Predicted 3D model of a 74-nucleotide RNA (transfer RNA) from an Anaerolineae bacterium.
[in-house]
RNA sequence: GGUGAUAUAGCUCAGCUGGCCAGAGCGGUCGACUCAUAAUCGACAGGUCGUGUGUUCAAGUCACACUAUCACCA
Repeated sequence: GGUGAUAUAGCUCAGCUGGCCAGAGCGGUCGACUCAUAAUCGACAGGUCGUGUGUUCAAGUCACACUAUCACCA
C1' cells in the first nucleotide's frame, strides 16, 4: 500500500426482510428474605447504536467518506 471483518449500556453480546418505546446476561443502586452475610426474588438507574453526510414518511439496519481495532495479502 491492497482486501476483508468488527464498532450497540461499565463488561460480554443479541437486534431477522428498514417500522410501534433499542433489549438480554453480568455488574451498579434500592428493597424483600436472614440474627447477619452469601445465595435467591423484586424494582430502578444506566445508550448522541464509532464520527459525518446522504437516501427514505421512517435508519442500529441501506449508500458513501472517515476513524479505531483485528486478520490476511504484498
Rfam family: tRNA. It is annotated as a transfer RNA.
The organism belongs to Anaerolineae, within Bacteria.
Its mean pLDDT, the model's own confidence on a scale to 100, is 81.